c-di-GMP-I riboswitch aptamer from Candidatus Muproteobacteria, 92 nucleotides, folded computationally.
């Protein structure tokens, strides 16, 4: 330098669970906090998951709003996953 990713050390990053905040919700943000991570760094493309304000559709009704059940991403999840990109330390 390249391949690998065993151990140690430096340093990172932080799940739940508390608060405050944003939000219809999922979910983020920020604190506090560490179950845990070698890409638990990025998010361009895919699979997957998860919500349902709106919006369809049904109930009920004379109808309307309200409700209540399905359906729907355009809302989200990278700590679910595959491709991609970048990247500390290193025995051998």
């Nucleotide at each position: 330098c390249u391949g690998u990713c065993a151990a140690a050390a430096a340093g990172g990053c932080a799940u739940a669970c508390c608060c405050a905040c944003c939000g219809a919700a999922a979910g983020g943000u920020g604190g506090u906090g560490a179950c845990g991570c070698a890409a638990a760094g990025c998010a361009u493309c895919g699979a997957g998951g998860c919500u349902a304000c709106c919006g369809g559709c049904g109930c009920a009704g004379c109808a309307c709003c309200a409700g209540c059940g399905c359906c729907c991403a355009g809302g989200c999840c990278g700590g679910u996953c595959g491709a991609g990109c970048u990247g500390c330390c290193a025995a051998c």

The prediction has a mean pLDDT of 81. The model forms 95% of the base pairs in the Rfam consensus. Lineage of the source: Bacteria > Pseudomonadati > Pseudomonadota.